The part of an RNA shown here (small-subunit ribosomal RNA, 5' domain) has 544 nucleotides and comes from an uncultured prokaryote. The RNAcentral record of the full RNA draws on ENA.
Context: one part of a larger RNA
RNA sequence: GAACGAACGCUGGCGGCGUGCCUAAGACAUGCAAGUCGUGCGAGAAAGCCACCUUCGGGUGGUGAGUAAAGCGGCGCACGGGUGAGUAACGCGUGGAUAAUCUACCUGUAGGUCUGGGAUAACUCCGGGAAACUGGGGCUAAUACCGGAUAAGACCACGGGACCUUCGGGUUCUGCGGAAAAAGGUGGCCUCUUCUUGAAAGCUAUCGCCUAUCGAUGAGUCCGCGUCCCAUUAGCUUGUUGGCGAGGUAAAGGCUCACCAAGGCCGCGAUGGGUAGCUGGUCUGAGAGGAUGAUCAGCCACACUGGAACUGAGACACGGUCCAGACUCCUACGGGAGGCAGCAGUCGGGAAUCUUGUGCAAUGGGGAAACCCUGACACAGCAACGCCGCGUGAGGGAUGAAGGCCCUCGGGUCGUAAACCUCUGUCGGGAGGGAAGAAAGGUCGCCGUUGGAAUAUCCCGGCGGCUUGACGGUACCCUCAAAGGAAGGACCGGCUAACUCCGUGCCAGCAGCCGCGGUAAUACGGAGGGUCCAAGCGUUGUUC
Numbered sequence: 001g002a003a004c005g006a007a008c009g010c011u012g013g014c015g016g017c018g019u020g021c022c023u024a025a026g027a028c029a030u031g032c033a034a035g036u037c038g039u040g041c042g043a044g045a046a047a048g049c050c051a052c053c054u055u056c057g058g059g060u061g062g063u064g065a066g067u068a069a070a071g072c073g074g075c076g077c078a079c080g081g082g083u084g085a086g087u088a089a090c091g092c093g094u095g096g097a098u099a100a101u102c103u104a105c106c107u108g109u110a111g112g113u114c115u116g117g118g119a120u121a122a123c124u125c126c127g128g129g130a131a132a133c134u135g136g137g138g139c140u141a142a143u144a145c146c147g148g149a150u151a152a153g154a155c156c157a158c159g160g161g162a163c164c165u166u167c168g169g170g171u172u173c174u175g176c177g178g179a180a181a182a183a184g185g186u187g188g189c190c191u192c193u194u195c196u197u198g199a200a201a202g203c204u205a206u207c208g209c210c211u212a213u214c215g216a217u218g219a220g221u222c223c224g225c226g227u228c229c230c231a232u233u234a235g236c237u238u239g240u241u242g243g244c245g246a247g248g249u250a251a252a253g254g255c256u257c258a259c260c261a262a263g264g265c266c267g268c269g270a271u272g273g274g275u276a277g278c279u280g281g282u283c284u285g286a287g288a289g290g291a292u293g294a295u296c297a298g299c300c301a302c303a304c305u306g307g308a309a310c311u312g313a314g315a316c317a318c319g320g321u322c323c324a325g326a327c328u329c330c331u332a333c334g335g336g337a338g339g340c341a342g343c344a345g346u347c348g349g350g351a352a353u354c355u356u357g358u359g360c361a362a363u364g365g366g367g368a369a370a371c372c373c374u375g376a377c378a379c380a381g382c383a384a385c386g387c388c389g390c391g392u393g394a395g396g397g398a399u400g401a402a403g404g405c406c407c408u409c410g411g412g413u414c415g416u417a418a419a420c421c422u423c424u425g426u427c428g429g430g431a432g433g434g435a436a437g438a439a440a441g442g443u444c445g446c447c448g449u450u451g452g453a454a455u456a457u458c459c460c461g462g463c464g465g466c467u468u469g470a471c472g473g474u475a476c477c478c479u480c481a482a483a484g485g486a487a488g489g490a491c492c493g494g495c496u497a498a499c500u501c502c503g504u505g506c507c508a509g510c511a512g513c514c515g516c517g518g519u520a521a522u523a524c525g526g527a528g529g530g531u532c533c534a535a536g537c538g539u540u541g542u543u544c
Stems, first nucleotide, its partner, number of pairs: 001544004006540005013390006019383002021349001026347003030344003035075003040072002048063006082302003091227008101219002106215001108213006114148004123138006155178002158175007184207006191199002228274003235265003240262004245257003277299004281292004304325005327338004355380001357379003363376001364374004393423004403414004427485001429480002432477002437471001441467008451459002488533005493514003499528005509516002
């Protein structure tokens, strides 16, 4: 000099964009943060309103409405959000391998969606329990569950040919045999009907379902190289190192096990100890390098502590389950409930870090659609915490006013500074106008039959109208009044820009270093003046 997630002191007008628990991975009151689908299924209210009856208490019917909520089922909950404890490791970075692998939803292709069955929740009845919850009997449905059929160029076993080979085997072609699947829903047309909450067959549209495969995306695993300090850590290792076989996994492998061999690592630092999430980056520096890893982005790890598996395409799962532990809470003492390192917020710790806000309008996510949910996100709030921009007025104005300070008493200086005159109107204040961010989707109308086998009211496509904004009456524009509301901080001995007077008298005090102060202190305290920065200025801490 530069920098900062800073803090502290004094001071403080406005705006834009950012940033904001670095400490206790301490403990947490309260609310919210993951649901959705009636186009899978069985079922199915209430309030209110209307009509009638009424013993005036109410009752019945309709509507509300096949709506709401609970249940079975599907998909999602493995994303998104947080934190940095652990980890010196294939964790990360980089480059490869997978002939050793998986991949829901999405995309392309080929084919299929046939036929049966038995349950169970909801509900109801009887129990247990203070509660959390739970036992038994009975009824019922499905895109829930279980059989059977059919199925190949995919899978498995065996045989043959070609090619490659590390001679173990692999790739490819082919023959024969074997095993394995499914689920329907909705709209329309047509027909029937008890006229609707209906039904059968067919056709059609659409959303699904099953098998196989291609792709895309995501993920698993392995390897080369790189990745802090201590040798005042020198030896470490028995599933240890390798082989054969088996098991296990989506998948190679001591990953696990039996047997066999006795190996494997290490001064190019094993093992042990300490510290630490890694990276893109960030800061500094001419660079080389050094320091660092907040915000943003990629990867990893974790979710009260330790352990475990279940479900699933994916977890050994932050707002799932089980066991153990510590802690907190409830209890009828028998037993139960909980996990903010999600967003706010509280206590605690600390020098120190924000609102228990608004909205799903946009972007993104979940679920066919509408729509619902979304503390992701978009915004607003608080804080000079940072960067950037603007303002606190401009021109004129000497009798150099008053006043302060200094003085050699002549004067000098604050100083064109003020007053005063003429103007301007940023910001702030008042009044008025007022966006972009919105396109989709929906709905209504019209059009398309050379879009769907069809003169379709259904689907699909097109055009037009209407409809959607949290921020916010915000940005911005216009206008009104008025210099009016808006300057401080540190320093002035040298380094280092800036000097005099008074007070003090080695006292009180200053100080980054050198050093000042003991009666003339430009170094202490005050004043006048000056210097440097400026809505900031200094101090402290840390890095280069």